[in-house]
RNA sequence: GGUCGCAUAGGCUAAGGGAUAAACCGUUCGGCUACGAACCGAAAAAUGGGGGUUCGAUUCCCUCUGUGACCG
Numbered sequence: 001g002g003u004c005g006c007a008u009a010g011g012c013u014a015a016g017g018g019a020u021a022a023a024c025c026g027u028u029c030g031g032c033u034a035c036g037a038a039c040c041g042a043a044a045a046a047u048g049g050g051g052g053u054u055c056g057a058u059u060c061c062c063u064c065u066g067u068g069a070c071c072g
Base pairs, nucleotide, nucleotide: 001071002070003069004068005067006066007065010025011024013022018055027043028042029041030040031039048064049063050062051061052060
């Protein structure tokens, strides 16, 4: 330099055009307990940046950034 892929809560992973973006671990608060763990209940927290298509975009297209694999 070229080709292909990936980017979503603090971490890991769903959602393959539709309505309030879901779960697990973790965190916080409450319950339980003599205290803690476990368990039960609740809460906070995310779509890499910019543009385009569409009535509607996490999803499709372009570009940038970061990252991975392969080729030279």
A computed fold for a 72-nucleotide RNA from Saccharofermentans sp., annotated as transfer RNA. It matches the Rfam family "tRNA". Rfam classes the family as a transfer RNA.